[in-house]
Context: one part of a larger RNA
């Protein structure tokens, strides 16, 4: 000097990236308990108080020896009732530094962000706000072989099931919502017209042959399907969801007006956010002091409405700030156990 343990004055988080680690808390009974809520919870919220041993008392309930009645004479029935064990109050007393004497047994409050919960995960660095998840929403599918899957194929699975079903998609409990845009992609209807393949169809040529017939090969016009073009629809489909100038009697600001695009030009509701670059933005709160945190502001570099927005009780070994208590984390280290380290073997 490691590792591990246990105790420490005085402080009590000053330590750190963070209170990581320890340390407090614990059980039972009693009193007593806030915001908020979805009325179920929060809730063991917080926060107190009690617990031992002897004496004496009561209750209520178990069993019940033995006693008395009765008359249907029975292992009856009804009434009392000592003992005896257990449970549970009362009161007096008495002892220790300590009565849940030891062990094992929640630290607790407040605000905020994620996700609603209870699950599920990178088997050997991530348990998370990721994944599911009930709830919604669109699509597909009407059944002799569903749709969509697995398989050259038979066959199977969906299902021995029939749209309150099965499959794919997106969303992600609840509450309140979910705005314009169909121009461009998709995809669903439309069939008048344009375009189009093989075919069909021969006007006409060409070679042979003899300028014929015949055989051969070329081949126009027209006829000829799904797409495609065309004409509609559809955004809980893929997506999208402006610019510039001006203007009110102090400034400033612009309800307001022009002017240019565009399919529409972002509503609501939230906003320095898990999103803010400038930026530790400004303001206010908590500090003695606060890039962090929580409330505002809105100038959103680059939020936005099912790749959902905004809320949300309760939930979480999630993250973030702040407190109480509580402590060797620290001021600042010391003692003490064990077990290595060292020294013979």
């Nucleotide at each position: 000097c490691c590792c591990u343990u246990g105790u420490u004055a005085a402080g009590g988080a000053a330590c750190u990236c963070g209170g990581c680690a320890a340390a407090u808390u614990g059980a039972c009974c009693c009193c007593g308990u806030a915001a908020c809520u979805u009325c179920g919870g929060g809730a063991g919220a917080a926060g107190g108080g009690g617990u031992g041993c002897c004496c004496c008392u009561g209750a209520g309930g178990g069993u019940g020896a033995c006693c008395g009645a009765g008359c249907a004479u029975g292992c009856c029935u009804c009434g009392g009732a000592a003992g005896c064990g257990a449970u549970u109050g009362g009161g007096g007393g008495u002892u220790g530094c300590a009565g849940a004497g030891c062990a094992u047994a929640g630290g607790c409050c407040c605000a905020a962000g994620c996700g609603a919960c209870u699950g599920u995960u990178u088997a050997c660095c991530a348990a998370a706000a990721a994944c599911a998840c009930a709830g919604g929403u669109c699509u597909c599918u009407g059944c002799u072989g569903a749709a969509c899957g697995c398989g050259a194929a038979a066959g199977c699975g969906g299902a021995c099931g029939u749209a309150u079903a099965g499959g794919g998609g997106c969303u992600g409990a609840c509450g309140c919502c979910u705005g314009c845009c169909c121009a461009g992609u998709g995809c669903c209807g439309g069939a008048a017209g344009g375009u189009u393949a093989a075919a069909g169809g021969g006007a006409g040529g060409g070679c042979u042959g003899a300028u014929g017939a015949g055989g051969u090969u070329c081949g126009a016009a027209c006829u000829g399907a799904a797409g495609c073009c065309c004409c509609g629809g559809u955004a809980a489909a893929c997506g999208g969801c402006g610019g510039c100038c001006g203007u009110a009697a102090c400034u400033a600001u612009a309800a307001c007006g022009g002017u240019c695009c565009u399919a529409a030009g972002g509503u609501a509701g939230c906003g320095a956010a898990a999103u803010u670059c400038c930026u530790u933005g400004u303001c206010g709160g908590g500090u003695a002091a606060g890039u962090u945190c929580c409330g505002a502001c809105c100038c959103g570099c680059a939020c936005g409405a099912a790749a959902g927005g905004c809320g949300u009780a309760a939930c979480g070994a999630c993250u973030u700030g702040g407190g109480c208590a509580c402590u060797g984390u620290c001021u600042c280290a010391a003692c003490a156990g064990g077990g290595g380290a060292c020294u013979c073997g």

Large-subunit ribosomal RNA, domain IV from a Chloroflexota bacterium, 345 nucleotides, folded computationally. The RNAcentral record of the full RNA draws on ENA. It matches the Rfam family "Bacterial large subunit ribosomal RNA". Rfam links the family to the GO terms ribosome and structural constituent of ribosome.